[in-house]
Context: one part of a larger RNA
């Protein structure tokens, strides 16, 4: 120097991306204990107090035939230390926002998470010699089950809720008609055939309809109100429809460090509004949520060698010498 530990004046995160690491609490007992709640909890919430040993009588229980012995709540007095859960062992704590409801699972050896599952919701198929699957098949799963079943999709507790649009593509279901393969009738042809035309003719398609918790999609330009904006309202261009509710500078907003308030001495953070959203949006769900999380953010308390700004010690390696 390094590695693992101890302590450490005054400050206390000024160190840093970032409070990483460390530090603080810590077991029991007794007071208390807000805000939100899905009334179950949040909660060991936060928060204050005690706790050792002798001594006395007293009480409850177990054992025992009985002496006696053991364990357990208390009450009095006394006693010692700077400290009595005196060592070990043993929660830091709080307000807020994003995501996920949750408890679970996962990248065996770089990711545990907001991925996955989850209950729940909803389509969609399918009446048993079924439908999905595995197998050439013979058999086999689901099933010795039977639609409160079974398989298949996309959503993701419960809570309030899920708008328009069937032009396009899927799918369903109709179809007198139109098209349309062989085959079959018929002519024409061929000494027999080949061929040739004509009619018939199923699924498909076309054609008529429904369908969205199916794939998907959900405009523009003008003018208008007593000061200005600004537009409830007109007029137009166009679409299958023109994006509703609700959320919005967002894990989505480029302009961006939007503006405005709070918190800072200062914040491109954080938070709460406003919102003309580049390019949110309603089961590829929407919004909002108690609990709950080794998840991301930001903040205040307490802490403290991160740090100012470093010092000393303690084992052990490095090294040197044998």
């Nucleotide at each position: 120097u390094c590695u693992u530990c101890g302590u450490u004046a005054g400050g206390g995160a000024a160190a840093u991306c970032g409070g990483c690491a460390a530090a603080u609490u810590a077991g029991c007992c007794u007071c208390g204990u807000a805000u939100c709640u899905u009334c179950g909890g949040u909660a060991c919430a936060a928060g204050a107090g005690g706790u050792g040993c002798c001594u006395g009588a007293c009480c409850u229980c177990c054992u025992u035939c009985a002496c006696g012995g053991g364990a357990g709540a208390g009450c009095a007095g006394g006693u010692c230390g700077c400290a009595g859960u005196g060592a070990c062992a043993a929660g830091g704590g709080g307000a807020a926002u994003c995501c996920g409801a949750c408890u679970g699972u996962u990248u065996a050896c770089c990711a545990a998470a907001a991925a996955c599952a989850c209950a729940g919701g909803u389509c969609c198929u399918c009446g048993c010699u079924a439908g999905u699957c595995c197998g050439u098949a013979a058999g086999g799963a689901u099933u010795c089950g039977u639609a409160c079943g079974g398989g298949g999709g996309c959503u993701g507790a419960a809570g309030u809720c899920u708008g328009c649009c069937c032009a396009c593509u899927g799918c369903c279901g109709g179809u007198u008609c139109g098209u349309u393969a062989a085959g079959c009738u018929c002519g024409a042809g061929u000494a027999c055939a080949a061929u040739c035309g004509a009619g018939u003719g199923a699924a498909g398609c076309g054609c008529c309809g429904g369908u969205g918790a199916a794939g998907g999609g959900c405009g523009g330009g003008a003018g208008u109100a007593a000061c200005u904006c600004u537009g409830a309202c007109u007029c137009u261009c166009u679409u299958a429809a023109g994006g509703u509710a609700a959320c919005g500078u967002a894990a989505u907003a480029c302009c961006u460090u939007g503006c405005c308030g709070c918190u800072u001495a200062a914040u491109u953070a954080g938070u709460g509004g406003c919102u003309u959203g580049c390019a949110u949006g309603a089961a590829g769900g929407a919004c909002g949520c108690a609990a709950c999380g080794a998840g991301a953010u930001u903040c205040c308390c307490a802490c403290u060698g991160u740090c100012c700004c470093a010092a000393c010690g303690a084992a052990g390696a490095a090294c040197c010498c044998g």
Large-subunit ribosomal RNA, domain IV from Candidatus Diapherotrites archaeon LH_S9, 322 nucleotides, folded computationally. The sequence was found in a public genome assembly. Lineage of the source: Archaea > Nanobdellati > Candidatus Iainarchaeota.